[in-house]
A computed fold for an 86-nucleotide RNA from an uncultured Lachnospiraceae bacterium, annotated as transfer RNA.
RNA sequence: GCCGGUGUGGCGGAACUGGCAGACGCACAGGACUUAAAAUCCUGCGGGACUAAUCUCCCGUACGGGUUCGAUUCCCGUUGCCGGCA
Numbered sequence: 001g002c003c004g005g006u007g008u009g010g011c012g013g014a015a016c017u018g019g020c021a022g023a024c025g026c027a028c029a030g031g032a033c034u035u036a037a038a039a040u041c042c043u044g045c046g047g048g049a050c051u052a053a054u055c056u057c058c059c060g061u062a063c064g065g066g067u068u069c070g071a072u073u074c075c076c077g078u079u080g081c082c083g084g085c086a
Stems, first nucleotide, its partner, number of pairs: 001085007010026003019069001028044005046059004062078005
């Protein structure tokens, strides 16, 4: 240099053909249980706006564009990682 694969919450990882993004698990936080702990069970757990608080709304799939009513998914460019060829 060329070719192929891959990048999704704090971590692992799903989302088949474009149609509610974050399932499920781990970790973490609060609560229940316990004399106390472990285990187990319940609830919560991206960012922002608004609010006393909720509700609600907007944004978020490596980064920047494009196609489309609609993109994690398709197309183009860039970039990190992995593999192959030279």
It matches the Rfam family "tRNA". From the family's description: Transfer RNA (tRNA) molecules are approximately 80 nucleotides in length. Rfam classes the family as a transfer RNA.
Its mean pLDDT, the model's own confidence on a scale to 100, is 80.